[in-house]
Formats: sequence, structure tokens, C1' cells
RNA sequence: CCAGACGGCCGGAUGGCCGCCUUCACGUCUUUGACGCGGGGGAGGAAAGUCCGGGCUCCACGGGAACACGGUGCCGGGUAACGCCCGGCGGGGGCGACCCUAGGGAAAGUGCCACAGAAAGCAAACCGCCGCGCGCAUGCGCGGUAAGGGUGAAAGGGUGCGGUAAGAGCGCACCGCGUCCCCGGCAACGGGGAUGGCACGGUAAACCCCACCGGGAGCAAGACCGAGUAGGGGCGGUGGGCCGCAAGGCCAGGCGCGUUUCCGCGCUGCCGCCCGGGUAGGUCGCGCGAGGCGCUCGGCGACGAGCGUCCCAGAUGAAUGGCCAUCCCCCGCCUUUCGGGCGGUGGACAGAACCCGGCUUACAGGCCGUCUGGCGCC
Repeated sequence: CCAGACGGCCGGAUGGCCGCCUUCACGUCUUUGACGCGGGGGAGGAAAGUCCGGGCUCCACGGGAACACGGUGCCGGGUAACGCCCGGCGGGGGCGACCCUAGGGAAAGUGCCACAGAAAGCAAACCGCCGCGCGCAUGCGCGGUAAGGGUGAAAGGGUGCGGUAAGAGCGCACCGCGUCCCCGGCAACGGGGAUGGCACGGUAAACCCCACCGGGAGCAAGACCGAGUAGGGGCGGUGGGCCGCAAGGCCAGGCGCGUUUCCGCGCUGCCGCCCGGGUAGGUCGCGCGAGGCGCUCGGCGACGAGCGUCCCAGAUGAAUGGCCAUCCCCCGCCUUUCGGGCGGUGGACAGAACCCGGCUUACAGGCCGUCUGGCGCC
């Protein structure tokens, strides 16, 4: 210098003017409150998707176990918890830094294994190879075989030597596999030895088995206050006529509807006091928290402990904005010696809504660190 791997970070800056939300102090008005003035605070690394785990709230529930359903699934650790994170192990990929990995059980049982192929699961024999018989012969029949060919993702261990009519774990060596033992490791697992003579194909993000975990709903949770010239109930008074001692009843009157009259159906006036339920609306929940930052210590690390320091958005049709100036970055053009000038509708993804820990997804442009491979020079 080129190519690459991994980890971390920023994600426009400053100033002025005009606004918006919230909070505190002061002042004025009549208390709640309103207004004025001044000070403080005011989006993100993902606030997003709402996928996983919790806090909190309400509901349900006597305890335990089992069953069903759902989830998780190598080992150890971290954490409030997790399906997250860290460190390892096994497997796969890369020359390498490094990356990927749902990775328990297939001798408990069931199912499935497309196409091709003779045969796909208590194996089978198409072409071959070998033996015997027949035949003049291309060959045919019977038997042996599974080395070679062919099919397939996969064909009942692999390579080699011996052996044989040809062959075959038939015998042997090494590798693989099973069983047993020893050593290292907390463990997953790794290493070694003995032995068996190959039996036990694959598939569980197929059913299933095993182990562990799991009540339901969610801040529109939930709690409180609570109007009306809405409505319900009670008591007292009062109102046209009639009946009744009274309670009360009937008629009239009024209002509404059907269809205007007639007629029918439904409701019942006015005043005062009291009671309880809801609606609109308001208040709380709601911002001190598994909190941020710094230092020290322990740990490979995730993380933990101690000390110091800080208070840091709370809207509810929902504030966090707009304009201007200077600078920064990017792009294009011109000029080119570093450089300079001009132009730009350029500067992403996106915006809290109860909170927290994760995961995933989106993102213009830029910065830092460690490491790998190659080339060149000293």
C1' cells in the first nucleotide's frame, strides 16, 4: 500500500428571533384558578415491530400431584427473569483473522424415505464374475457370489494384503463402530488400552419419549372526585271536580305517538328538602428507577461489589417546532501547485405515551481500536 475479519462509538455544531409542553419562585386579580414576568427541564440508538422475559394492577385460586396444552432443549456460568448474554465442547466452512450451528433420545413404539433403480428395510441380484449341464454357435438353464459396473441423498462398514472356482470380516493390519476399563476435565467432552468381528441405514423444525418451565388479562390495568337547564327514589307542601274517616281511587287537565276530528295507546303537574347509581369532565396511577456517570477492586468474560456524584421529558387529539446567520460534512461543475471559487429542493432511519431487561428490523455519512492474508522497502 492492497484485500479482508472482529469489536466499539458518533449520528450535525454554535448563536439570535418567534412559538409549544412541563415545573419552580414572584407579582396582580376574588380562593380553586387565570394572567404577567423570570429561572430550570423537554425524544432515540433504535423512541419502531410488539417477538421473548419481568415489575406494577385487577380477576381467579385451600395445598400437593397427575393429565391435557404450549414453550425450551450440548455443558458450565451471568441475571430479578428470559427463548437473552458470556465462556467452553462437538459438528461444518475459510490459507487465515474468523464465521455458521434448534446440537437431548432412532436397540420404547408408530409412520415416512419422492424420482431413478433389480432391490429403500425381517433386503435384493439388472449388467457382470465363477462352477456345472446342454448346444456347432451368438448363447440357454441351474447354482454360487456381492469384489467391479449401473441407479440414488442414502445400497447391510472403508483402505490394503492374504485367501478363493469366483468371492465375501472368511482371516489379518490400520481407520470407523459397539462394549468394558484407565487417565484429564465441575461438566459437555477429549486422550489411551483391552475386546467384539460388524450386528445397530436415514428422518424427531414427523408423531412420540425424556427433562425443565408456564394461572388469565392488561395503564382503555386500576383507584378517587363528580356536574347538567339529563334521569331514578323518598319525604313534606300545593293544585280543577267527584267518592272515601283515612290510605287511596276515578274523572278532568297537560304532553307524546298512530291518522286531522272522532277514537285508541303510553307518560303524569308545580315548589322545597334529602338519598344513592352512572355519564361528560377532572385528579391520581406517572416519573427516585433491577436509574445515569466517574473511580477502585474481583472475574478470561457476561457481570458483581464498594465509594463518590447527578436528578434527567411526562403530553392526553396528544408539546419537543419554524425562520435567519456562521461553521462542519457530502455531491456536482469550474480552476488546478498546496488549494480556491460557484451551485445544491443535499445531511439518513425515524419520533416517547405505565416502566424496565433483551431480541429483531430500518439507517445518509463518518470516526476509533485489535487482528489476518498478500506485495514492496529498510